Description: Predicted 3D model of a 1406-nucleotide RNA (small-subunit ribosomal RNA) from an uncultured bacterium. It matches the Rfam family "Bacterial small subunit ribosomal RNA". Gene Ontology terms of the family: structural constituent of ribosome and ribosome. The sequence is in RNAcentral, with records from Greengenes.
[in-house]
RNA sequence: AGAGUUUGAUCCUGGCUCAGGAUGAACGCUGGCAGCGUGGAUAAGGCAUGCAAGUCGAACGAUUUAUUGGGAUUUAUCGCAAGAUAACUUUUUAUAAAUAGUGGCAAACGGGUUAGUAACGCGUAGGGAAUCUGCCCAGAAGUAGGGAAUAAUCCGCCGAAAGGCGGACUAAUACUCUAUGGUCCCGCCUCUUUUUUAGAGGUGUGGUAAAGAUUUAUCGCUUCUGGAAGACCCUGCGUCCUAUCAGCUUGUUGGUGAGGUAAUGGCUCACCAAGGCUAUGACGGGUAGGGGGAUUGAGAGAUUGACCCCCAACAUUGGGACUGAGACACUGCCCAGACACCUACGGGUGGCUGCAGUCGAGAAUCUUCGGCAAUGGGCGAAAGCCUGACCGAGCGACGCUGCGUGCAGGAAGAAGGCCUUCGGGUUGUAAACUGCUGUUCUUAGGGAAGAACUUUGACGGUACCUAAGCAGAAAGGAGCACCUAACUCUGUGCCAGCAGGUGCGGUAAUACAGAGGCUCCGAGCGUUAUCCGGAUUUAUUGGGCGUAAAGCGUCCGCAGGUGGAAUGGUAAGUCUGUUGUUAAAUACUAGGGCUCAACCCUAGUGCCGCAGCAGAUACUGUCAUUCUCGAGGUAGGUAGAGGUUAAGGGAACUUAUGGUGAAGCGGUGAAAUGCGUUGAUAUCAUAGGGAACACCAAUAGCGAAGGCACUUAACUGGUCCUAUCCUGACACUCAUGGACGACAGCGUGGGGAGCGAAGCGGAUUAGAUACCCGCGUAGUCCACGCCGUAAACGAUGAUGACUAGGCAUUGGGAGAAUCGACCCUCUCAGUGUCGAAGCUAACGCGUUAAGUCAUCCGCCUGGGUAGUACGGCCGCAAGGCUAAAACUCAAAGGAAUAGACGGGAGCCCGCACAAGCGGUGGAGCGUGUGGUUUAUAAUUCGAUGGUAAGCGAAGAACCUUACCAGGUCUAGAAAUUCGGCUGCACACCCCAAGAAACUGGGGAGCCUUCGAGGGUGCCGAACAGGUGCUGCAUGGUUGUCGUCAGCUCGUGGUGUGAACUGUUCCCUUCAGUGGGGUAACGAGCGCAACCCUUGUCGUGUGUUACUUUUCACGCGAGACUGCCGUGGUUAACACGGGGGAAGGCGGGGAUGACGUCAAAUCAGCAUGGUCCUCUGACGACCUGGGCUACACACGCGCUACAAUGGUUGGGACAACGAGUUAUUUUUGCCACUGCGUAAGCAGGAGCUAAUCUUUCAAACCCAAUCUCAGUCCGGAUUGAGGGCUGCAACUCGCCCUCAUGAAGCUGGAAUCGCUAGUAACCGCGGAUCAGCUACGCCGCGGUGAAUACGUUCUCGGGCUUUGUACUCACCGCCCGUCAACUCAGAAGAGCUGACAAUACCCGAAG
Repeated sequence: AGAGUUUGAUCCUGGCUCAGGAUGAACGCUGGCAGCGUGGAUAAGGCAUGCAAGUCGAACGAUUUAUUGGGAUUUAUCGCAAGAUAACUUUUUAUAAAUAGUGGCAAACGGGUUAGUAACGCGUAGGGAAUCUGCCCAGAAGUAGGGAAUAAUCCGCCGAAAGGCGGACUAAUACUCUAUGGUCCCGCCUCUUUUUUAGAGGUGUGGUAAAGAUUUAUCGCUUCUGGAAGACCCUGCGUCCUAUCAGCUUGUUGGUGAGGUAAUGGCUCACCAAGGCUAUGACGGGUAGGGGGAUUGAGAGAUUGACCCCCAACAUUGGGACUGAGACACUGCCCAGACACCUACGGGUGGCUGCAGUCGAGAAUCUUCGGCAAUGGGCGAAAGCCUGACCGAGCGACGCUGCGUGCAGGAAGAAGGCCUUCGGGUUGUAAACUGCUGUUCUUAGGGAAGAACUUUGACGGUACCUAAGCAGAAAGGAGCACCUAACUCUGUGCCAGCAGGUGCGGUAAUACAGAGGCUCCGAGCGUUAUCCGGAUUUAUUGGGCGUAAAGCGUCCGCAGGUGGAAUGGUAAGUCUGUUGUUAAAUACUAGGGCUCAACCCUAGUGCCGCAGCAGAUACUGUCAUUCUCGAGGUAGGUAGAGGUUAAGGGAACUUAUGGUGAAGCGGUGAAAUGCGUUGAUAUCAUAGGGAACACCAAUAGCGAAGGCACUUAACUGGUCCUAUCCUGACACUCAUGGACGACAGCGUGGGGAGCGAAGCGGAUUAGAUACCCGCGUAGUCCACGCCGUAAACGAUGAUGACUAGGCAUUGGGAGAAUCGACCCUCUCAGUGUCGAAGCUAACGCGUUAAGUCAUCCGCCUGGGUAGUACGGCCGCAAGGCUAAAACUCAAAGGAAUAGACGGGAGCCCGCACAAGCGGUGGAGCGUGUGGUUUAUAAUUCGAUGGUAAGCGAAGAACCUUACCAGGUCUAGAAAUUCGGCUGCACACCCCAAGAAACUGGGGAGCCUUCGAGGGUGCCGAACAGGUGCUGCAUGGUUGUCGUCAGCUCGUGGUGUGAACUGUUCCCUUCAGUGGGGUAACGAGCGCAACCCUUGUCGUGUGUUACUUUUCACGCGAGACUGCCGUGGUUAACACGGGGGAAGGCGGGGAUGACGUCAAAUCAGCAUGGUCCUCUGACGACCUGGGCUACACACGCGCUACAAUGGUUGGGACAACGAGUUAUUUUUGCCACUGCGUAAGCAGGAGCUAAUCUUUCAAACCCAAUCUCAGUCCGGAUUGAGGGCUGCAACUCGCCCUCAUGAAGCUGGAAUCGCUAGUAACCGCGGAUCAGCUACGCCGCGGUGAAUACGUUCUCGGGCUUUGUACUCACCGCCCGUCAACUCAGAAGAGCUGACAAUACCCGAAG
């Protein structure tokens, strides 16, 4: 930093998609360790259990226990006694501990969550002279004297419980009375400040305090003044979407007074006034905690608000107050609701959005852990107690960071895998193997800091250190067609599947699946979701609107925005400096600490903002004073379909009346409906009516646009020109708004000639609700009122300024000129056209800009849905204005390019038509094809419009043969190689069964250089074989457009580019043939020529009986528009003539450009892939059958239908060709003779061919006959008898003779060939071949015409041009209805829920 995707290709517009980063994530596969972070985003859903707020005995009275000291009573023992000792009971004192209560402080912090909230909630900057403050700090003063109760406790009672009631006793730092007290409070007076409720001073029979405890050190208590820190209130600015929410508001806005509060205030109330907010968005609806910050981005921005910090709000839902310094209070109280639990049914209890944990819902989020050791908090004088705050551990790859899974050597480049052109390549130094190390790990030993502070360590026997041990326990995920790094094989066969986009898959898939290899990342890798980026695709930075989406139909104009010249003031914007603030964390920079890093610490910078102060004054604003160029006015003129109203006019049309007149008129492509003998059309006269105004007329004129045209008059708007003067910025543009606004349409009333939606009729047509024709209603016209839209277009908003010209034209002025004009020059204002620069994607625009600038307005943001639905506003209605979404596609689109196409245009050609001749289509037969379930075992296969069909097939009885039935063989019928064996030449002969193939048996039997070499047979192994499939995998070959004149390239030039130019244009040609011109100059493949043949002559050679000739084979001459004339551009060339055998390419042939049809052929051949195949074959052999079937349809031919003929007899003239020495024996053409009616047969000469044979050509000519008939035409079909080939003519051959004698009398629609030695007619030869289905095909000669005016039409083709939404290219593309199913939206009688609102009723706590 970009890329893919619209097209045949191109440029542009424009959307969609991808590559990057991020996350409180989830899911899939995989998973070694450590550190630091992080973890209920959904149901502010419900919660079992435990813990999360207590503490103080140094405020107080009790109770219990233990210990100690003293006293008293009783008893026992000792003692005479005194007395001693012991025990019990009781009392008191002290100590220690515990318990509930009174009392104090805390519980308003800490912790959680984001439901609500669009708000002074938050952020920022200020204000409070309108405020409060427990604990803490500093200062001043004080702490006197009394009193009455009450809980605990005891007694009694009620209740299931929770709990409660009555009586009696008692204490305090609990409560209370009195005293004292300070300008502390209150009232009043004076002064000062900045308006007050501030400050200072004064004044008054005015008011208000206190508590004690103790270890005697202190700690408390009361009042006041300050501080610190906190709380509260007010204000400026900032803070999402929606106008399809446009008006909202009655405590509402303000005032006076009162109440209330710590305090201001409609905060509340009474009264008074009628205000307040709003397009700079009120009110309403939707969504949402805000910020520091986080992610991304070059930035501006966009998105976001997890963890951490600050603020707010909330605590089961709603309401309420109490206590207190602080709450309207998460683990306080009261009431109401829902839910849950207990219950003896009477009544009670509860609130995890604290830490763990559980259910539920969900794609999804942890342990019912340890400790108060540290930090912090509460209470206490303290010890201490409490603390799920916190510190730690646990779980989760959820994230970030670090480390490891070894290191070095090691080529027989092992084995295996994969690929292979079979040679090899790759995996790959990778492994094995050798040596080394020990991060991590395991075991053992030692062992912290964290405690500042005497004690005290949860973490933890943890981090860390030492020793020993083992390479051992530790690698996967995704991808590999392009975008995008990385490629092969196999399988599959539009199936299975993939896919973020384009798109892959229909038998050779780098895109599916597997494998090998490779690429990327790595304890992770991918996918999904979301955000930013790329996207300049909402454009402030940084876009557009003629045709791609986009200029309102036009003008006026309020608000708003913007605004000419000069001077002075001010300093709001602007600029400079400085001060304050911008919490910490985060960010950046530097340094430091954990082994590094993540992480943490320290310091600095920044946080682009706001506010204060001081300054500057160019520009903008504002104030003041001026100016005239902008704008407007005045005077004098001009042009005009500008507007409104009224009057007048002629032509045409139509109607009426009358005359003339006669049978048609009208209409069309052709007709018909229609009109007309009741007199039309036509024509004349008169009268009526309505609408529109020929020529002039134009690229003309006017108007804001719509629009405006006979003439005249009246009224009236605007422009333009000239010239002096006047005002003095008065201007430009305009959201909302207003006015005008074609046609059609609507309402009311007129009018109505022509035209004419709808409608009727006639035609056309498959139909014709159309086009054509005849009628014809609304309407078109007028007046008044609506509608408010058009491709309302220059598809181009308005205004101002600047930037070459040429030409034309309208209006005005000036100059010069003229007798006066025209013409000419200059200038202002319009209207056009061509063009410089410039712009544009291109087309094009170009002083009338789409150029260069400025101001303002409107509009656009992919296509469809859709200018549609819903809502609102307007309208009588029709409808208009405003204006979406769901869903769906990867395009839709603009301009230009090359083709193709057109029932577009121009030019040209062709047996293309026309002009002619002869056919086909009708008949019979031949042949090929289709079809054939009532033909088959098989009727082998291919070719199917032209470009298949007498085609492959230049020869299907067997063979051919590929098909069918049956019988057989299996390394094979044919090929190569290797190994072994056996002998023998290969081979051949005989016999038996059999349809044959083949099987069985027998006989005979090698070469050689002597090396067992070669050949052969058998067995075994590699392999063979296939007319099986794919002509859409191919080569080669061929058809066709088309022997049409085209198809391209190099260099140069033009264009952003695809492309163009050249190759277009003019003339010409069969021809892109040639000439001229030309930003082109040349070249290539085609054309032509060179080649063959034929026509004339010369010459040479040659065989053949000979030869002039002829013939064959060579060589050469000849024709080149060369000569003359005319035309043409002094051209190319065309036409005519001369000469010539031949004249303008002399005739014919071969020769087929780039390409088209996925045209034909795998069955001629070759060939990739695939299939069958150690076999009972899709291989091979054999016999027989089939390819020859037959209701029918088609193509190509033959023979005919007859007299231009048939038959009989006689007579004449060709050309091209073919033929036996093959291998030892047979094979060919066959003269001639004989036999046979003939086909043919038997002899037999010649010929390997200019020698011999085929070979008598036929049509033709002469003569005769037939005389128009189904015939002496025609010959099909059938019968009989023969001949030939061949192993074999039944299916299924040809020929001959006799007999038989079908259809057919010139052929519908339609269609084919041919332009001269051609058509037509006539015969002859050859290939294939044993024979033949040949009437086919390929050649040969004989006789030998007619016609072409011409290019309108048909078909095909070439060149140019034009349109195109086609490019698979018109056999294209594409629209609508209908049918089935599916999806989304709208409407829908009604029904239901949520939110909000209004009126009224009942009404808890407070």